[in-house]
RNA sequence: GAGCCAGUGGCCUAGUCUGGAUAGGGCGAGUGCCUCCUAAGCACUAGAUCCGGGGUUCGAAUCCUCGCUGGCUCG
Repeated sequence: GAGCCAGUGGCCUAGUCUGGAUAGGGCGAGUGCCUCCUAAGCACUAGAUCCGGGGUUCGAAUCCUCGCUGGCUCG
């Protein structure tokens, strides 16, 4: 220098191929119930405008483009 892949709550992950409206789930956290207390169990709550900018579209996590970060390969 070139190519490919990945980036979504504190952590992990689905959704991307086929655009459709409140971004789902698990762990973790908080509150309450239960219990002599804790753990377990049950109920509820908070937390991501999806790596960043721009574009297309009625509508973008998803498509296009330019970057950033990480990984792999080639020279």
Predicted 3D model of a 75-nucleotide RNA (transfer RNA) from a Candidatus Woesearchaeota archaeon. The coordinates come from a structure-prediction model, not an experiment, and the mean pLDDT is 81. The RNAcentral record of the sequence draws on ENA. It matches the Rfam family "tRNA". From the family's description: Transfer RNA (tRNA) molecules are approximately 80 nucleotides in length. The family's RNA type in Rfam is transfer RNA. The source organism's lineage runs through Archaea, Nanobdellati and Candidatus Woesearchaeota.